A computed fold for a 106-nucleotide RNA from uncultured Roseobacter sp., annotated as Guanidine-I riboswitch aptamer. The sequence was found by an Rfam model in a public genome assembly. Model confidence (mean pLDDT): 82 of 100.
[in-house]
RNA sequence: GUGCAGGAUAUCUAGGGUUCCGCUUCACUAUGAAGGCUUGGUCCGAGAGAUAUCGCUGUCCGGCGAAAGACCGGGCAGUACACGGCGGGGCAAAAUCCCGGGAGGC
Numbered sequence: 001g002u003g004c005a006g007g008a009u010a011u012c013u014a015g016g017g018u019u020c021c022g023c024u025u026c027a028c029u030a031u032g033a034a035g036g037c038u039u040g041g042u043c044c045g046a047g048a049g050a051u052a053u054c055g056c057u058g059u060c061c062g063g064c065g066a067a068a069g070a071c072c073g074g075g076c077a078g079u080a081c082a083c084g085g086c087g088g089g090g091c092a093a094a095a096u097c098c099c100g101g102g103a104g105g106c
Base pairs, nucleotide, nucleotide: 007054008053009052010051011050012049015044016043020041021040022038023035024034025033026032027031055079056078057077058076059075060074061073062072063071081101083104087099088098089097
């Protein structure tokens, strides 16, 4: 200096705000307005959180085959580590969301 399945999805959590609902306040009480310094339901939600599934890697076994390879099915193992802005984006908005395992640092 370069490379890497460091892949994908789902459900959920930490966390997040305020469209909708509830709540609170006000009003003339059908309803309307304001309030997220409203615990909450809906909602958003992690690379560095959890679980599951698929995938991927290695190896072994079986099938096919004269054999080897490929292919098909299956077993086992592995899939480690991970500090981090400013700024921008963003459904109503915000965020440990996205840019982003980025810049930078070790």